[in-house]
Predicted 3D model of a 71-nucleotide RNA (transfer RNA) from an Elusimicrobiota bacterium. The sequence was found in a public genome assembly. The source organism's lineage runs through Bacteria, Pseudomonadati and Elusimicrobiota. The coordinates come from a structure-prediction model, not an experiment, and the mean pLDDT is 80.
RNA sequence: GCGGGCGUAGUUCAAUGGCAGAACAGGAGCUUCCCAAGCUUCUAACGUGGGUUCGAUUCCCAUCGCCCGCU
Numbered sequence: 001g002c003g004g005g006c007g008u009a010g011u012u013c014a015a016u017g018g019c020a021g022a023a024c025a026g027g028a029g030c031u032u033c034c035c036a037a038g039c040u041u042c043u044a045a046c047g048u049g050g051g052u053u054c055g056a057u058u059c060c061c062a063u064c065g066c067c068c069g070c071u
Stems, first nucleotide, its partner, number of pairs: 001070007010024004018054001026042005047063005
């Protein structure tokens, strides 16, 4: 330099055009003499910028980051 794959919550993963979900973690409460465990509840995310569409996490283009292959 060329080609391909992957970017979603603090972490690990779903969803694939029509309200973005779960588990763990974190906050609060219940329970307990205390702790742990358990139960309830809350907070929090679609890498960035454009395009298509009534509507984009999803499709297209560019760009950034990571990984793989070729040279």